[in-house]
RNA sequence: GCGGGCAUAGCUCAGUUGGUAGAGCAUUCGACUGAUACUCGAAAGGUCCUUGGUUCGACCCCAAGUGCCCGCA
Numbered sequence: 001g002c003g004g005g006c007a008u009a010g011c012u013c014a015g016u017u018g019g020u021a022g023a024g025c026a027u028u029c030g031a032c033u034g035a036u037a038c039u040c041g042a043a044a045g046g047u048c049c050u051u052g053g054u055u056c057g058a059c060c061c062c063a064a065g066u067g068c069c070c071g072c073a
Base pairs, nucleotide, nucleotide: 001072002071003070004069005068006067007066010025011024012023013022019056027043028042029041030040031039049065050064051063052062053061
């Protein structure tokens, strides 16, 4: 230099060929216990990497950029 993949909650990851974002773990609160742990219930937690474009509407489609990984040279 060329090609491909990945980027979503604190962490690990889903998200159905566009309709308004979820799970597990962790955190907080409650129930249970003499008290912890386990278990159960609930809550909080998101600029969906950045910018622009298409669209009535974008995590999803298009373009450019940033970071990481793989292959080729």
Notes
Predicted 3D model of a 73-nucleotide RNA (transfer RNA) from a Candidatus Nomurabacteria bacterium. Taxonomically the source falls in Candidatus Nomuraibacteriota (Bacteria, Bacteria candidate phyla).